Description:
A computed fold for a 352-nucleotide part of an RNA from a metagenome, annotated as small-subunit ribosomal RNA, central domain. Model confidence (mean pLDDT): 87 of 100. The full RNA is in RNAcentral, with records from SILVA.
[in-house]
Context: one part of a larger RNA
RNA sequence: CUGGGCGUAAAGGGCGUCUAGGCGGUUUAGUAAGUCGUCUGUGAAAGCCCCCUGCUUAACGGGGGGAGGCCAGACGAAACUGCUAGACUAGAGGAUCGGAGGGGGAAGCGGUACUACCAGAGGAGCGGUGAAAUGCGUAGAUACUGGUAGGAACCUCGAUAGCGAAGGCAGCUUCCUGGCCGAUUUCUGACGCUGAAGCGCGAAAGCGUGGGGAGCAAACCGGAUUAGAUACCCGGGUAGUCCACGCCGCAAACGAUGUCGAUUAGGUGUUGGCCUCUUAAAUGCUGGGCCAGUGCCGCAGCUCACGCGUUAAAUCGACCGCCUGGGGAGUACGGCCGCAAGGCUAAAACUC
Numbered sequence: 001c002u003g004g005g006c007g008u009a010a011a012g013g014g015c016g017u018c019u020a021g022g023c024g025g026u027u028u029a030g031u032a033a034g035u036c037g038u039c040u041g042u043g044a045a046a047g048c049c050c051c052c053u054g055c056u057u058a059a060c061g062g063g064g065g066g067a068g069g070c071c072a073g074a075c076g077a078a079a080c081u082g083c084u085a086g087a088c089u090a091g092a093g094g095a096u097c098g099g100a101g102g103g104g105g106a107a108g109c110g111g112u113a114c115u116a117c118c119a120g121a122g123g124a125g126c127g128g129u130g131a132a133a134u135g136c137g138u139a140g141a142u143a144c145u146g147g148u149a150g151g152a153a154c155c156u157c158g159a160u161a162g163c164g165a166a167g168g169c170a171g172c173u174u175c176c177u178g179g180c181c182g183a184u185u186u187c188u189g190a191c192g193c194u195g196a197a198g199c200g201c202g203a204a205a206g207c208g209u210g211g212g213g214a215g216c217a218a219a220c221c222g223g224a225u226u227a228g229a230u231a232c233c234c235g236g237g238u239a240g241u242c243c244a245c246g247c248c249g250c251a252a253a254c255g256a257u258g259u260c261g262a263u264u265a266g267g268u269g270u271u272g273g274c275c276u277c278u279u280a281a282a283u284g285c286u287g288g289g290c291c292a293g294u295g296c297c298g299c300a301g302c303u304c305a306c307g308c309g310u311u312a313a314a315u316c317g318a319c320c321g322c323c324u325g326g327g328g329a330g331u332a333c334g335g336c337c338g339c340a341a342g343g344c345u346a347a348a349a350c351u352c
Stems, first nucleotide, its partner, number of pairs: 003324004007306002012320001014201004021194003025088007033081002035077007042069001048066007091191001092188003095184005103177007110154001114150007125136002162169002206247006215241002220236004258319006266297011301308002325352003334345004
């Protein structure tokens, strides 16, 4: 220095971006650091391997030879890697012309429903459940009509669909803005891949300050149920849920499947774009093809099996992360971070 692994057995970092590092397309010439060869020097003794030999044998010992290196120097080789110089276009990126989209941010607007209040009309119940009761109602409720106000969420379309790196994203309009796809093959000419650290993003819950508060609703209070009922059901109800700014940084953050590239039967649906056939023509219909996405089925192959199967869990390559019996324990201690809650890093004794 290393083995075998990571969909479900332990194991893919929640996601991205980038630094160091690792790795790197085709081709020419040079160089000779890596690499390879030869020679020289050196590589103490013991040990190791071979031969001979001494103890009756062996172990052990003696003698001789050999081997032994991230070693040094000289000479040589030039395929591969590196380096230097030049060239290329298949990787990557740009330009031009088109295209789809709940991608992100901000502002404005809209209708339904709900609740409260006001007014009208009305007159005994309403509500709720398995059945009830608590609750609301003659101080006029519920149901109905009109009006005012408020907050939150956007029915149908809607999809097995779309977009985003992930978290996630859905009423409508405008403004600002990121990414992606196709076509032409015009430009640059390896500018690439991965990525420890670092930095950024990161559902819900929670925290801070200020606002807001319709509905819903932890906690809490009642009513039921029950042996009990700190529950499930019912009536209430506060944080919270909403907004602004600042924290938190955890999830079954899941495809439980890291990113990038290459190769390897098909069939079928669907989204976006392009080409084409049909046609008098077409933006229509039907069929065919290419690229990009998203599903299902399936050959080979893989897998303990389930299953995966051109969106691989097949066959290879590059780089990162991670695992190494169960418990103790994702804990203690220390450090770093946080207002706190807590997070990150992360043992051991002991025990089976």